A computed fold for a 76-nucleotide RNA from a Rhodanobacteraceae bacterium, annotated as transfer RNA.
Rfam family: tRNA.
Lineage of the source: Bacteria > Pseudomonadota > Gammaproteobacteria > Lysobacterales > Rhodanobacteraceae.
Its mean pLDDT, the model's own confidence on a scale to 100, is 80.
C1' cells in the first nucleotide's frame, strides 16, 4: 500500500424482502423469603462507528471516512 470481513444497549450478539429496533446477562425498583441466594413481574438504558447520497421511508443500497481484524505485496 491492495483485497476481505467486522463495528446495533454497559457486555455478548439477533435483527427474515428497506416499512414501529431487539433478546439474553448486568443495573434499578418490587413480589417470593426469617435473611440472602434462587425464582418470579417490572422498568430504565441507542448519534445502529462518523459524514453524505438514493428512496415516501435506510441498521440494511450507494460513495468517502474512521477503528478493529485477516491475508497479501514492497522495503529493511
Nucleotide at each position: 500500500g491492495u483485497g476481505g470481513u467486522c463495528g446495533u444497549a454497559g457486555c455478548u450478539c439477533a435483527g427474515u424482502c428497506g416499512g414501529u429496533a431487539g433478546a439474553g446477562c448486568a443495573g434499578c425498583g418490587g413480589a417470593u423469603u426469617g435473611u440472602g441466594a434462587u425464582u418470579c413481574c417490572g422498568c430504565a438504558g441507542g448519534u445502529c462507528g462518523c459524514g453524505g447520497g438514493u428512496u415516501c421511508g435506510a441498521g440494511c443500497c450507494c460513495c468517502g471516512u474512521c477503528g478493529a481484524u485477516c491475508a497479501c505485496c514492497c522495503c529493511a